[in-house]
RNA sequence: GAGGACAUAGCACAAAGGCAGUGCGGUCGCCUCCAGAGCGAUUGAUGGGGGUUCGAUUCCCCCUGUUCUCG
Numbered sequence: 001g002a003g004g005a006c007a008u009a010g011c012a013c014a015a016a017g018g019c020a021g022u023g024c025g026g027u028c029g030c031c032u033c034c035a036g037a038g039c040g041a042u043u044g045a046u047g048g049g050g051g052u053u054c055g056a057u058u059c060c061c062c063c064u065g066u067u068c069u070c071g
Base pairs, nucleotide, nucleotide: 001070002069003068004067005066006065007064010024011023012022013021018054025043026042027041028040029039030038047063048062049061050060051059
């Protein structure tokens, strides 16, 4: 320098055009002498900018970052 993949919650991952979910974690409660385990509730996210669409996490373009391949 060229090309590809990836970017979603504090962490690990789903959702592939129509309400953004799960596990762990955090907080509160129940239980316990206390804590843990268990049970219940709750909390929190689509990297940035544009385009397409009635509607975008999803499709297209650019940027940024990570990673892989080639030179």
The prediction has a mean pLDDT of 81. A computed fold for a 71-nucleotide RNA from a Candidatus Pacearchaeota archaeon, annotated as transfer RNA. Its Rfam family is "tRNA". The sequence is in RNAcentral, with records from ENA.